[in-house]
RNA sequence: GGGCAUAGCUCAGCUGGUAGAGUGGAAGCUUCCCAAGCUUUAGGUCACGGGUUCAAGUCCCGCUGCCC
Numbered sequence: 001g002g003g004c005a006u007a008g009c010u011c012a013g014c015u016g017g018u019a020g021a022g023u024g025g026a027a028g029c030u031u032c033c034c035a036a037g038c039u040u041u042a043g044g045u046c047a048c049g050g051g052u053u054c055a056a057g058u059c060c061c062g063c064u065g066c067c068c
Base pairs, nucleotide, nucleotide: 001068002067003066004065005064008023009022010021011020017054025041026040027039028038029037048062049061050060051059
């Protein structure tokens, strides 16, 4: 100097418009039982601190950590 940081984990998130998938967790259905399958559901300080804006995960600045 460049890149990354979003659910327990792996990651999406478009032109700024109130955040999702897979997997895992919980409950249920099914089964003699287990596994598998199916349905439902909980879970978020978008690393942290500011700024701009009616509105910021997204734009700008700072800062911390990691990678090159």